[in-house]
RNA sequence: GAGUUUGAUCCUGGCUCAGAUUGAACGCUGGCGGCAUGCCUUACACAUGCAAGUCGAACGGCAGCACGGGAGCAAUCCUGGUGGCGGGUGGCGAACGGGUGAGUAAUACAUCGGAACGUGCCCAAUCGUGGGGGAUAACGCAGCGAAAGCUGUGCUAAUACCGCAUGAGAUCUACGGAUGAAAGCAGGGGACCGCAAGGCCUUGCGCGAAUGGAGCGGCCGAUGGCAGAUUAGGUAGUUGGUGGGGUAAAGGCUCACCAAGCCCGCGAUCUGUAGCUGGUCUGAGAGGACGACCAGCCACACUGGGACUGAGACACGGCCCAGACUCCUACGGGAGGCAGCAGUGGGGAAUUUUGGACAAUGGGCGCAAGCCUGAUCCAGCCAUGCCGCGUGCAGGAUGAAGGCCUUCGGGUUGUAAACUGCUUUUGUACGGAACGAAAAGGUUCUUUUUAAUAAAGAGGGCUCAUGACGGUACCGUAAGAAUAAGCACCGGCUAACUACGUGCCAGCAGCCGCGGUAAUACGUAGGGUGCGAGCGUUAAUCGGAAUUACUGGGCGUAAAGAGCGCGUAGGCGGUUGCUGAAGUCCGCUGUGAAAGCCCCGGGCUCAACCUGGGAAUGGCAGUGGAAACUAGGCGACUUGAAUCUGGCAGAGGGGGGUGGAAUGCCGCGUGUAGCAGUGAAAUGCGUAGAGAUGCGGCGGAACACCGAUGGCGAAGGCAGCCCCCUGGGCUGAGAUUGACGCUCAGGCACGAAAGCGUGGGGAGCAAACAGGAUUAGAUACCCUGGUAGUCCACGCCGUAAACGAUGCGUGCUAGACGUUGGGGGGCUUGCCCUUCGGUGUCGUCGCUAACGCAUGAAGCACGCCGCCUGGGGAGUACGGUCGCAAGAUUAAAACUCAAAGGAAUUGACGGGGGCCCGCACAAGCGGUGGAGCAUGUGGUUUAAUUCGAAGCAACGCGCAGAACCUUACCAGCCCUUGACAUGGGCGUCGCGGGAUCGAGAGAUUGAUCCCUUCAGUUCGGCUGGACGCCACACAGGUGCUGCAUGGCUGUCGUCAGCUCGUGUCGUGAGAUGUUGGGUUAAGUCCCGCAACGAGCGCAACCCUUGCCUCCUGUUGCCAUCAGGUAAAGCUGGGCACUCUGGAGAGACUGCCGGUGAUAAACCGGAGGAAGGUGGGGAUGACGUCAAGUCCUCAUGGCCUUUAUGCCCCGGGCUACACACGUGCUACAAUGGCUGGUACAAAGGGUCGCAAAACCGCGAGGUGGAGCUAAUCCCAAAAAGCCAGUCCCAGUUCGGAUUGGAGUCUGCAACUCGACUCCAUGAAGUUGGAAUCGCUAGUAAUCGCGGAUCAGCAUGCCGCGGUGAAUACGUUCCCGGGCCUUGUACACAC
Repeated sequence: GAGUUUGAUCCUGGCUCAGAUUGAACGCUGGCGGCAUGCCUUACACAUGCAAGUCGAACGGCAGCACGGGAGCAAUCCUGGUGGCGGGUGGCGAACGGGUGAGUAAUACAUCGGAACGUGCCCAAUCGUGGGGGAUAACGCAGCGAAAGCUGUGCUAAUACCGCAUGAGAUCUACGGAUGAAAGCAGGGGACCGCAAGGCCUUGCGCGAAUGGAGCGGCCGAUGGCAGAUUAGGUAGUUGGUGGGGUAAAGGCUCACCAAGCCCGCGAUCUGUAGCUGGUCUGAGAGGACGACCAGCCACACUGGGACUGAGACACGGCCCAGACUCCUACGGGAGGCAGCAGUGGGGAAUUUUGGACAAUGGGCGCAAGCCUGAUCCAGCCAUGCCGCGUGCAGGAUGAAGGCCUUCGGGUUGUAAACUGCUUUUGUACGGAACGAAAAGGUUCUUUUUAAUAAAGAGGGCUCAUGACGGUACCGUAAGAAUAAGCACCGGCUAACUACGUGCCAGCAGCCGCGGUAAUACGUAGGGUGCGAGCGUUAAUCGGAAUUACUGGGCGUAAAGAGCGCGUAGGCGGUUGCUGAAGUCCGCUGUGAAAGCCCCGGGCUCAACCUGGGAAUGGCAGUGGAAACUAGGCGACUUGAAUCUGGCAGAGGGGGGUGGAAUGCCGCGUGUAGCAGUGAAAUGCGUAGAGAUGCGGCGGAACACCGAUGGCGAAGGCAGCCCCCUGGGCUGAGAUUGACGCUCAGGCACGAAAGCGUGGGGAGCAAACAGGAUUAGAUACCCUGGUAGUCCACGCCGUAAACGAUGCGUGCUAGACGUUGGGGGGCUUGCCCUUCGGUGUCGUCGCUAACGCAUGAAGCACGCCGCCUGGGGAGUACGGUCGCAAGAUUAAAACUCAAAGGAAUUGACGGGGGCCCGCACAAGCGGUGGAGCAUGUGGUUUAAUUCGAAGCAACGCGCAGAACCUUACCAGCCCUUGACAUGGGCGUCGCGGGAUCGAGAGAUUGAUCCCUUCAGUUCGGCUGGACGCCACACAGGUGCUGCAUGGCUGUCGUCAGCUCGUGUCGUGAGAUGUUGGGUUAAGUCCCGCAACGAGCGCAACCCUUGCCUCCUGUUGCCAUCAGGUAAAGCUGGGCACUCUGGAGAGACUGCCGGUGAUAAACCGGAGGAAGGUGGGGAUGACGUCAAGUCCUCAUGGCCUUUAUGCCCCGGGCUACACACGUGCUACAAUGGCUGGUACAAAGGGUCGCAAAACCGCGAGGUGGAGCUAAUCCCAAAAAGCCAGUCCCAGUUCGGAUUGGAGUCUGCAACUCGACUCCAUGAAGUUGGAAUCGCUAGUAAUCGCGGAUCAGCAUGCCGCGGUGAAUACGUUCCCGGGCCUUGUACACAC
């Protein structure tokens, strides 16, 4: 920095990721080189080999080897004589080097100091090194034992051992003195001595004593570095002293005696964990984590203990004892210690070779040569890490093939490949070939020393030996692109996308989360991205995390102020002078190992790596200074604090007394049937006299009014009145003390209610309990009772939403208005000004995530205390403390989740509030629900009863019309490039129409006949067209997915809303505008307003209807004129009227009055055909319902292809116990029937409507005039009106059902049409709960037409005729709009 809590926002807060790192491990993969690392686990057990020896110039010697000498013919034997040397004596070393981290919280480590010590080898300088002695290993002999090993006896040497002498210095001292040393070996040699060995001298090394040094080691002190207080007290050699002892040395180190100390809240003791450091990793730093490799220190060496030797050990490859384990054994007894290097087993996710060499560096011994050295240097193994190199480079487009995708055009892989040219690092082969090696040695020269040309030291020349690595690095030559690429990822974070498979399966996942049939998230492929001999995963550390906050956080509501005070330690502290210098600051000195980090150089071809120098090493110590500040000391001051004195207010506390009202109970009187209680009741009380009422009495508890937004108190809390005792506060003026102050861990006191103990008291109230109700239940809410308790005294408890959810103290920082207690002033005497203290409301700056706080801060600061660190588990468990108990206090972990949360926003919702609307209710009229039938649906049935529609918003819906067709369903029979489209090849010349015969249910198929004989033409079967055949691309699908879609539609809803630009406000989501006051049918308009405008909606524009005008004048009309009829616009004529259909006009709250803010508007009126939108229609904002439709159409994907396609016949969609919706007809007299008679509108008609006339009871038939329609036809309108009849009945109502007879349409009315006539005459007498429509030309009622259609409406769409009732009103039901409020809801009750 990002992801993740939400619809969105801001904040808080956790979880997660991107980075770096590792002694790593695992998975896949693997070309080379350099440098480095490599048992983190069982300080588990170890086979085998090696890791510490060396010196013959200390010694006696001589087993084995070589040489020499002697003997012997030879085999062979003898000979320490030489080189050397096993074993032995002796010296030095073995205390280093190497390993490990068990123990250790201090006997350790780091840093800085200190004094009371030791010191082999080394250095410097001093003194000495004389003279004797006795042994003992080895060895020989003998013996024991299985072995390890041991014993006896005899011989022998020394630089082994022991005396004597001397003693400069040393130690002790009574200052007289006393004590204690030594070793030789090798080389050389002039003189002298000696038979010789040699003596002697000298040089070198060694030895003894003592001094100093260097280095090393021992000891002491200070400071520093860890977790737990659910470890608070620990300690008897403990703390100190005196005196012994002991040590190399100080010291209770040890002992005796004496004293009673010592450590501890600045954390003793105890427990857990741990080697410490330089440093390493990370980080901007401060920090955090770690302590592999390298380096310093410590500790350890099978476990525990102990000492010996020695300069040094209480000793890794020494000893003794004990223990565990292992091994050998003749069972008597012995041996061993890999945390050395390799290696083995075991453990484990996991860690290498039983390699080479002493060539180099270093160590031990030695005069040296040299020997030893698993230290070390090298090699081997492992991609374990870091670094470097390579796997080719250039050209190369038909953008090959193949793969993948595709909208089928193409795209991509991709210049990638092929191909052409070039190069040769690495690798392979061959050849050359290092540095690391120069000391030492030999020889020679110079020089020092010396008697010396010995020896030794210094320097030079020449010469020569020595390489594990290794024939390695490196160099050269040759051939040849030849020998060399993977891993992870591709939803977001996070760079990188498509296809297929799968279908909440298989699986993925670090977090959020993917997967339920179109998965960029699973698996595979193509492609891409990242890194690259590696890449991922896991584990771990730091970072990000300001998420423990020193740098650098918080606590009103997110986690977090202790219930409140007093006060100890501690922390902090007013003004001023002097002082000293602890803190502080400055300079200098010492130290702060090396390596590492950093800087500048150098060496490996570079780098990693190695190396030289520098800087740095925040520290500690010493020293010199400064004196402002802090602390200390000595003085002074008064402003902080306190005291005294005057006054004031108050439910402050404790004790005692007293008062009235009310409840209850008791007694008496009056009086009679109820009382009480509730939403309604019941339990309860009452005729044994309640309740009510009057009088009297008893008892307990609480104190109406005043009373408040008031007062007091530290908080809890405190209320009738009076008295006594008592705390605190405020205020005025002066005086006094002189910093006496603030805060406060532990500690102490107080602390509501409930609860506990003991004893009282008990009126009312009232947990528990009982009963009655309520309820599905009701262990509740309501009612009737009722015990603890509530009250008092004493003692416990110690907690509360103990809240202002706000610790205490101090200072500073605009105001305004109340109220309370004092003081001062003015003065008009009830007001104003001012000051101190308290308590409130609003508000500026500022703060806050916001809400809000705002001189009583949550502002600006200081001081001190308490507390917080994701949610749950849990304020729980265990332990401790307190308590009589209840319980309180202190206070975790396992496990689990990715959130939990705060504030605010927009919605939605509420059996929240306010305002308003709608046939929403109400007021009415008529229905549905009951009957029969029609129709749709469910269900059931069926071979099939095709499919869809499902609350409103499916159900006379898709279907404006299923006998066949339709038709998608079922059964059966057929076809397979197909019923239909495009393309190729071949053939034919058409096509089409008509007729006959055969098979078949038909599709289909066989045969024959008739009519017709395509067009163009370059005359070529050349072109077009048609038909048939063949093969393949393909056709086809009412198959699936309406949750992949387009389009269309329904619905909220013709509801008044939905938004935008700019501005403004807000951190932001958002708000404002659109809210408010009015008004409207309306976000309609007006006014106001941080808004101003605009868009989609509303309205208007459109159609229709209502009045009028103009124009038009046939097919319409007929007033006037004429003709004419039985009648008739029938005719001439006319266009006045009606009408047709075009154009206009008209209506706008325009006018008047009133109301209203003078506005918008509303009410009333005038005029007008029409009045406030005139009536009706069309018109449907942003959006909601994953609403409906893949079966109208279109369309992605999937499925099917001799079938899920096509054709045909028959059947089905018309079934029927039942249930529902929508309708029709009725139940009758406002009616039925019969007769007569009147008045429409809107439509339709040539595949048609059909008149007149005739036939039939009728449906209808015959007929065909007229009409392509203002002309003709359908066509009769019906209710109505005028008459007649019926007389309340299952009827002269009602017409279902059934029988018979017919008509029409049609290829065909059986399943399954409509209509007619005759006969039949069912249910039904107005319909339960419930429910629907309608506010005017509406409901109701009456008929007419049309679409579909061969035929078939009670449905649908239209048309006109007749023509009502009611609306007080908005409480309620339903739906909706606006404002507001609450919300733990947002898939939104």

Annotation: RNAcentral holds the sequence, with entries from ENA. This is a predicted structure of a 1389-nucleotide RNA (small-subunit ribosomal RNA) from an uncultured Comamonadaceae bacterium. Its Rfam family is "Bacterial small subunit ribosomal RNA".